SAM riboswitch aptamer (S box leader) from Streptomyces diacarni, 151 nucleotides, folded computationally. The coordinates come from a structure-prediction model, not an experiment, and the mean pLDDT is 78. RNAcentral holds the sequence, with entries from Rfam. The source organism's lineage runs through Bacteria, Bacillati, Actinomycetota, Kitasatosporales and Streptomyces. Rfam family: SAM riboswitch aptamer (S box leader). Rfam links the family to the GO term regulation of gene expression. Rfam describes the family as follows. The SAM riboswitch is found upstream of a number of genes which code for proteins involved in methionine or cysteine biosynthesis in Gram-positive bacteria. The SAM riboswitch acts at the level of transcription termination control. The predicted structure consists of a complex stem-loop region followed by a single stem loop terminator region. An alternative and mutually exclusive form involves bases in the 3' segment of helix 1 with those in the 5' region of helix 5 to form a structure termed the anti-terminator form.
[in-house]
RNA sequence: AGCUCAUCCAGAGGGGCAGAGGGAACGGCCCGUUGAAGCCCCGGCAACCAUCCCGCGAUCCGCGCGUACGCGGACAGCUGUGGCGAGACCGCCUCGUGGGGACGGUGCCAAUUCCGGCCCGUGGCGAGAUACGACACGGGGAAGAUGAGGA
Numbered sequence: 001a002g003c004u005c006a007u008c009c010a011g012a013g014g015g016g017c018a019g020a021g022g023g024a025a026c027g028g029c030c031c032g033u034u035g036a037a038g039c040c041c042c043g044g045c046a047a048c049c050a051u052c053c054c055g056c057g058a059u060c061c062g063c064g065c066g067u068a069c070g071c072g073g074a075c076a077g078c079u080g081u082g083g084c085g086a087g088a089c090c091g092c093c094u095c096g097u098g099g100g101g102a103c104g105g106u107g108c109c110a111a112u113u114c115c116g117g118c119c120c121g122u123g124g125c126g127a128g129a130u131a132c133g134a135c136a137c138g139g140g141g142a143a144g145a146u147g148a149g150g151a
Stems, first nucleotide, its partner, number of pairs: 003149006013042005021031003026116003043109003048105002051101008059074006082093004113143001118140006125133002
């Protein structure tokens, strides 16, 4: 580089060096000598990964037996009911889920990924008809970014 999955209308900037570009590309529209890119220092945001804490769930009911079970019914994940320790109670582990913390691995700190293109729908407008055109709004896609995973 390419593949898969998730997320992308929230959030968070000062200083030093530097000196003309930057917002991925294209079209727009912006940012920039009141200092762009890049590099360094400090700070912050966030919660993808890892980690820690808390809650909930991994069945329920009846009968029998009385010890780690048996039978029947309900439910649905449809022939199965997470595991261990003493069917209960309780504890531990694992998995799932919700919340919280933020030492670590990344990431990020103008504008929704700044907006758009391709497809579909809705609306009014145009001299304007179901056709056409540009526009506005909504949905989906493409492309891109970031993280995680795998070969």